[in-house]
RNA sequence: GCCCCGAUAGCUCAACGGUAGAGCGCCGCUUUCGUAAAGCGGAGGUUGACGGUUCAAAUCCGUCUCGGGGCUCCA
Numbered sequence: 001g002c003c004c005c006g007a008u009a010g011c012u013c014a015a016c017g018g019u020a021g022a023g024c025g026c027c028g029c030u031u032u033c034g035u036a037a038a039g040c041g042g043a044g045g046u047u048g049a050c051g052g053u054u055c056a057a058a059u060c061c062g063u064c065u066c067g068g069g070g071c072u073c074c075a
Stems, first nucleotide, its partner, number of pairs: 001071007010024004018055001026042005048064005
């Protein structure tokens, strides 16, 4: 220098054009003499950044940033 993969809730990951979700964690309630476990409910997100396409973008296109992996062949 080139190629590929990834970036979404505190953490690990889904959702592959049409309402952003799950598990764990956190908070509250129920249950218990009490704790844990279990059950129910809740909060928490400008989907890495900036543009573009579209009626509509986490999703498609371009550039950039960060992380991981591979190549360093031709002239």
Description
The RNA shown here (transfer RNA) has 75 nucleotides and comes from a Planctomycetota bacterium.